A computed fold for a 73-nucleotide RNA from Azoarcus sp., annotated as transfer RNA.
Its Rfam family is "tRNA". About the family: Transfer RNA (tRNA) molecules are approximately 80 nucleotides in length. It is annotated as a transfer RNA.
The coordinates come from a structure-prediction model, not an experiment, and the mean pLDDT is 83.
The source organism's lineage runs through Bacteria, Pseudomonadati, Pseudomonadota, Rhodocyclales and Azoarcus.

RNA sequence: GCCCUUGUAGCUCAGCCGGUAGAGCAGCGGUUUUGUAAACCGAAGGUCACGGGUUCGAUUCCUGUCGGGGGCA
Numbered sequence: 001g002c003c004c005u006u007g008u009a010g011c012u013c014a015g016c017c018g019g020u021a022g023a024g025c026a027g028c029g030g031u032u033u034u035g036u037a038a039a040c041c042g043a044a045g046g047u048c049a050c051g052g053g054u055u056c057g058a059u060u061c062c063u064g065u066c067g068g069g070g071g072c073a
Base pairs, nucleotide, nucleotide: 001072002071003070004069005068006067007066010025011024012023013022019056028042029041030040031039049065050064051063052062053061
């Protein structure tokens, strides 16, 4: 330098064909307990890496940039 892959909640990841962004864990509140843990219940938490384009509508499609991983030279 070229090619492939990846970037979504604090962490690990779903989200197949474009139509209101989800789970588990962690943290927070509650029930239970003399108390803690465990168990159960609840709420909260996201500029979907960044810019541009297509579209009525983009996490999803196209494109550029940046970061991670891999391959070729």